[in-house]
Context: one part of a larger RNA
């Protein structure tokens, strides 16, 4: 000197671009943050309206609508925190023994049956969550049968395994034919898992450590190699190049200082990795041993009829507690991206934007010219006069930003429709691609951005001035009160304490503290 996710203390106009619980991985009120799909399947209301009416209800319409229930695809990804981990966690560069839903190619195929369960309707128990018994009932739910190019297993003789529809067009009802779907196989992408060889922090006042431990045999397991498990068999493995044992830590592309070398660091953004009250566990499924799923334990906090039951913010606002300290219980899903859907669309606290904060960078402004009678005050004085100062006031302009009024872009391509053109078909239906018109859709938004109006009109501090260090007198003070970064300064003329007057720096900021180099 640079530099902070800063905090404090005074001051404080405007914008634009960022940032924003660093502690208590402390507890959490409330709303919201993952759902979709009726073109996989069966069910099916009410409220209002209209009519009838024995006033009990009954019938249309609402509407096959809202609504749950089966079924599928997605809650494994987005978003969060940094507790744990010194580790193939991670970065790097390899590598053989493996998986991969959706997506692409390309090959074959989708035939014929069958029995269930919820939705529902009765009953039952319960304070409640919520469960229980009987009955009916549908599939792209589940189940056998038949086929099997290819695949899997073989003792090479053989043997095992699949499928599901559902929209549209045409139809002489026989079938044709578009389309999304199912079903094996092979390959590719993509994401994934596992192995090594390298580098990764402090302590020797930590010197030994290790018994599934080190190899191997036979066996389980796992998608997959492998002490990963087992059972036996050998006794082996690591270690002064630092094992174990301790403390401390998420790593990394980076970012901050340096000329560099290096150090210090690991906020925001990206990548990877652990975590989801604590601990442990499987299910499901292409992928989880799963944040907003389940099961047991256990701490806590609720509700209870005391028999039993609910919860999990390290998601996004918010709230208490802690703390020097760190935002709104805010708009839209219009863009961009995700899930589901054919698709219209739905869902998205991702994201996109507004609010708050001078936290931090950058730009702007807070007037411009003129103007000695050097004015009045003020301070000093040698009493002559000096400074404040061209400063102000006069005078002439100018209107940046803020303020009122008006105008007024991009952030929007689509989707959709009408024409055409190509493929597909028996087909000038449908569909599929594409072109060309056309035509809608904006939270931000009182946008940015222009134009006009009025008037200096609304807009400067803070810190220092003894050396270091750029700036000096006077007044009170009297080793007092005080000040200090280091040297020191104050004990009666203190440029060093306090005012004051002038003066140096910066400047919407200034200084002080922490921290780093």
């Nucleotide at each position: 000197g640079a530099u902070u996710g800063a905090a404090c203390g005074c001051u404080g106009g405007c914008g634009g671009c960022a940032u924003g619980c660093c502690u208590a991985a402390c507890a959490c009120a409330u709303g919201c943050a993952a759902g979709u799909c009726g073109a996989a399947c069966g069910c099916g209301a009410a409220a209002g309206c209209g009519c009838c009416u024995u006033c009990g209800g009954g019938u249309g319409u609402g509407a096959g609508u809202a609504g749950a229930g089966u079924g599928g695809c997605g809650g494994a990804c987005g978003g969060g925190u940094g507790a744990g981990u010194a580790a193939c966690g991670c970065g790097u560069g390899g590598g053989a023994a493996u998986c991969u839903g959706c997506c692409c190619u390309g090959c074959a195929g989708u035939g014929g049956g069958g029995g269930a369960c919820a939705a529902c309707c009765c009953g039952a128990g319960g304070a409640a969550a919520c469960u229980c018994g009987g009955g009916c009932u549908a599939a792209u739910a589940c189940c056998g049968c038949a086929u099997a190019c290819g695949u899997c297993u073989u003792a090479c003789g053989a043997g095992a395994g699949a499928a599901a529809g559902g929209g549209g067009g045409c139809u002489u009802c026989g079938g044709c034919u578009c389309u999304c779907g199912c079903u094996g196989c092979a390959g590719g992408a993509u994401g994934a898992g596992c192995c090594c060889g390298c580098g990764u922090c402090c302590g020797a006042u930590u010197a030994g450590c290790u018994u599934g431990u080190u190899g191997g045999u036979g066996g389980g397991g796992u998608a997959a190699c492998g002490g990963c498990c087992u059972a036996c068999c050998a006794a082996g493995g690591c270690u002064g190049c630092g094992a174990u044992c301790g403390g401390u830590a998420g790593c990394u592309g980076g970012u901050c200082u340096g000329a560099g070398a290096g150090g210090a660091u690991g906020a925001u953004c990206a990548g990877c990795c652990a975590c989801a009250c604590u601990g442990g566990g499987a299910c499901u499924g292409a992928g989880a041993c799963a944040c907003g799923g389940c099961c047991c334990a256990g701490a806590c906090u609720c509700c209870u009829a005391c028999g039993g039951g609910a919860g999990g913010c390290a998601g996004c606002a918010g709230u208490g507690g802690g703390g020097a300290a760190u935002a709104u219980u805010g708009g839209a899903c219009a863009a961009u991206g995700g899930g589901c859907g054919a698709a219209a669309g739905c869902c998205u606290g991702a994201u996109c934007c507004a609010g708050c904060a001078a936290u931090g960078c950058c730009g702007c402004g807070u007037g411009u010219g003129u103007g000695a009678a050097g004015a009045a005050g003020g301070c000093c004085u040698g009493c002559g006069g000096g400074u404040u100062g061209u400063a102000a006031a006069g005078c002439a302009c100018u209107u940046u930003c803020a303020g009122u009024g008006g105008g007024g872009a991009a952030g929007a391509a689509a989707a959709g429709c009408g024409c055409g053109a190509g493929g597909u078909u028996a087909a000038u239906a449908c569909c599929c691609u594409u072109g060309u018109g056309u035509g809608u859709u904006g939270a931000c938004g009182u946008u940015a951005c222009c134009c006009a109006c009025a008037g200096a009109a609304g807009a400067a501090g803070c810190a220092c001035c003894g050396g270091c260090u750029a700036g000096c007198u006077c007044c009170g003070u009297g080793c007092c009160a005080g000040c200090a970064g280091c040297c020191g300064c104050g004990g009666u003329a203190a440029u060093a304490c306090g005012g004051a007057g002038g003066g140096u720096g910066c400047a919407a900021g200034c200084g002080u503290u922490a921290a780093u180099c």
Annotation:
The part of an RNA shown here (small-subunit ribosomal RNA, 5' domain) has 517 nucleotides and comes from a metagenome.